Predicted 3D model of a 72-nucleotide RNA (transfer RNA) from Actinopolymorpha sp. B9G3. Its Rfam family is "tRNA". The family's RNA type in Rfam is transfer RNA. Gene Ontology term of the family: triplet codon-amino acid adaptor activity. The source organism's lineage runs through Bacteria, Actinomycetes, Propionibacteriales, Actinopolymorphaceae and Actinopolymorpha. RNAcentral records the identical sequence in 3 taxa.
RNA sequence: GUCCCGGUAGCUCAGCGGGAGAGCACCGCCUCGACAUGGCGGGGGCCGCUGGUUCGAUCCCAGCUCGGGGCA
Numbered sequence: 001g002u003c004c005c006g007g008u009a010g011c012u013c014a015g016c017g018g019g020a021g022a023g024c025a026c027c028g029c030c031u032c033g034a035c036a037u038g039g040c041g042g043g044g045g046c047c048g049c050u051g052g053u054u055c056g057a058u059c060c061c062a063g064c065u066c067g068g069g070g071c072a
Base pairs, nucleotide, nucleotide: 001071002070003069004068005067006066007065010024011023012022013021018055026042027041028040029039030038048064049063050062051061052060
């Protein structure tokens, strides 16, 4: 330089045009003599950035950026 994959909650990851979600973590209550476990509930992300397509974009398109990999 070029090609491919990825960037979504504190962490690990789903979702792939019309609700932003799960597990763990965190907070509260219950359970227990207490802790752990367990049960119930809750807070937290405008989906890497900018533009485009569309009635509507996390999702499609272009550019950029960051991480990983292949070729040179």